[in-house]
Molecule: c-di-GMP-I riboswitch aptamer
Organism: Nitrospira sp.
RNA sequence: CACCGAAACGGGCUGCUCCGUCGACAGGCGGAGAUCGCAAAGCCGGUGGCCUAGAUCCGCAGAGAUACGGCCGCCCGGUUGCCGAA
Numbered sequence: 001c002a003c004c005g006a007a008a009c010g011g012g013c014u015g016c017u018c019c020g021u022c023g024a025c026a027g028g029c030g031g032a033g034a035u036c037g038c039a040a041a042g043c044c045g046g047u048g049g050c051c052u053a054g055a056u057c058c059g060c061a062g063a064g065a066u067a068c069g070g071c072c073g074c075c076c077g078g079u080u081g082c083c084g085a086a
Base pairs, nucleotide, nucleotide: 004084005083012038013037016033017032018031019030020029021028022027036073042079043078044077046076048074049071050070051069055066056065057064
């Protein structure tokens, strides 16, 4: 240095709940609590998948279809990174 991944050290993130806020929604952001979990549960919407439907189409209506909107804690991929046992 690479592979590898919990033995340890130092830590990190936060499923969930509540409050506020943006949004039509899915969801996002901030704060507090908590600790389901994560060795990348850091970042990237590039791949697949999934979610939503303001608008558009269709319809008597109900419903349905559709992403230009979302999810990286759903995968795959890319990229950066702490520690250093076996």